[in-house]
Context: one part of a larger RNA
Molecule: small-subunit ribosomal RNA, central domain
Organism: alkali sediment metagenome
């Protein structure tokens, strides 16, 4: 090279866009490069293979044949790739119409709670636990009523509903913007599909400046608990946690399951569109039908769990990844960061 595999045994890249390649629908016409034929020329010789000879046999030697799967040259084929033209319209993709969405991004507005400040009533105990204690409170706590600050989050609707590529996204309104999905006509004319490198984005925690800080709380102190108790509990409490602006780039980034495509029994839910029926309409119900999301199953698949038109069934195309455990995602080296690291990525030895 060949093989085998990736849901949980090792292995799908966190996500997307996209470059180079890789691979691509129907008709027909033209070259004839691959491809497939013939012919001819070379493919040295030994040596393998087989036929036969010769040494008394064999090893060895000798001949003859086969074979050297190759490689050029001419001439022929035209099915499939190619590659040119010229054409199609179901793949893509676009005008136009229609409704759904916590898709993103800026302003601003709101109301419940909690903290806090001021004032009223009020008076001895809050609070906290398995029981306490540490704490707050006669300098009037806690409890209630009234007014105010301030921040950070948005019950109830809330749904194995929706939106997003993926991380993610939920209080109202406006502005501005992305996407997808559905109907029937029009238009373009294969314009697709993957995608190594590359760029982008990408919770949480952290970093770098200013801000802002109610609640919550790493570290940190006290209380408790215990043999000890650097913890689980309890009382403070500072980084953060929130805003802007910028690095970080990681995850059990998980469906633990790459991405497109076409085929392969159903049954029931649910979110969005359409059409039809109901002897007026409309809403429900019912039937069809797309898109999506679940839940049971048949073939099939699977070591089994299971998966199962949202496959892990059938198959083609493309990328990525695995290849005994541990050393180890570690040394080293390179590239990246402000650091903290990240990326890439062995080996000695050892079971």
């Nucleotide at each position: 090279c060949u093989g085998g595999g990736c849901g949980u045994a090792a292995a799908g890249g966190g996500u997307g866009c996209g470059u180079a390649g890789g691979c691509g629908g129907u008709c027909g016409g033209g070259u004839a490069a691959g491809u497939c034929u013939g012919a001819c020329g070379u493919g040295a010789a030994a040596u393998c293979u087989u036929c036969a000879a010769g040494c008394u046999c064999a090893a060895c030697u000798u001949g003859g044949a086969a074979a050297c799967u190759g490689c050029g040259u001419c001439g022929g084929a035209u099915a499939c790739u190619a590659u040119u033209c010229g054409g199609c319209u179901u793949g893509a993709g676009g005008a136009g119409u229609g409704g759904a969405g916590g898709g993103g991004a800026g302003a601003c507005u709101g109301g419940a709670a909690u903290u806090c400040u001021c004032g009223g009533u009020g008076u001895a105990g809050c609070a906290g636990u398995g029981a306490a204690a540490u704490g707050c409170g006669u300098a009037g706590a806690u409890a209630u009523c009234g007014a105010g600050a301030g921040g950070a989050a948005c019950a109830c609707c809330a749904g194995u509903g929706g939106c997003g590529a993926a991380g993610g996204c939920g209080a109202g309104u406006c502005c501005c913007u992305g996407g997808a999905c559905a109907g029937g006509u029009c238009c373009u004319g294969a314009c697709g599909c993957u995608g190594a490198g590359g760029c982008a984005c990408g919770a949480a925690a952290g970093c770098u400046a200013g801000g802002g800080g109610a609640g919550c709380a790493a570290a940190c102190a006290g209380g408790a608990u215990u043999a000890g108790a650097u913890a689980c509990c309890c009382u403070g409490g500072u980084a953060g946690u929130c805003c802007u602006a910028g690095c970080c780039g990681u995850a059990a980034a998980c469906g633990u399951u790459g991405g497109g495509u076409g085929c392969u029994a159903g049954g029931u839910g649910u979110g969005g569109g359409c059409g039809g029926a109901u002897a007026u309409c409309g809403a429900c119900c019912c039937c069809g039908u797309c898109c999506g999301u679940g839940c049971c199953g048949a073939a099939g698949c699977u070591a089994a769990c299971g998966c199962a038109u949202u496959a892990a069934g059938c198959a083609c195309c493309c990328c990525g990844c695995c290849u005994g455990g541990g050393g180890a995602g570690u040394a080293c080296g390179g590239c990246c960061g402000c650091a903290a690291g990240g990326c890439u990525a062995a080996a000695a030895c050892u079971c």